[in-house]
RNA sequence: CGGGCCGUGGCGCAGCUUGGUAGCGCGCUUGCAUGGGGUGCAAGAGGGCGUGGGUUCGAAUCCCGCCGGCCCGA
Numbered sequence: 001c002g003g004g005c006c007g008u009g010g011c012g013c014a015g016c017u018u019g020g021u022a023g024c025g026c027g028c029u030u031g032c033a034u035g036g037g038g039u040g041c042a043a044g045a046g047g048g049c050g051u052g053g054g055u056u057c058g059a060a061u062c063c064c065g066c067c068g069g070c071c072c073g074a
Stems, first nucleotide, its partner, number of pairs: 001073007010026004020057001028044006050066005
């Protein structure tokens, strides 16, 4: 310098192909069961999707630039 993949709650991921109000597991908080813990059950909090722009009635999703990580080539 060129190319590919990835970036979504605290952590790990799904959703993107097919645009329509963002979900799962673990973790966290509260309650119940227990003498207490573990454990089980119920309820709840927590992210607007790396960033800037474009298209669209509407963008996590499509298009372009940039930033970061990993990999390949030179």
Predicted 3D model of a 74-nucleotide RNA (transfer RNA) from Fimbriiglobus ruber. The sequence is in RNAcentral, with records from ENA and Rfam. Its mean pLDDT, the model's own confidence on a scale to 100, is 81. Rfam family: tRNA. Gene Ontology term of the family: triplet codon-amino acid adaptor activity. Rfam's curators write: Transfer RNA (tRNA) molecules are approximately 80 nucleotides in length. It is annotated as a transfer RNA.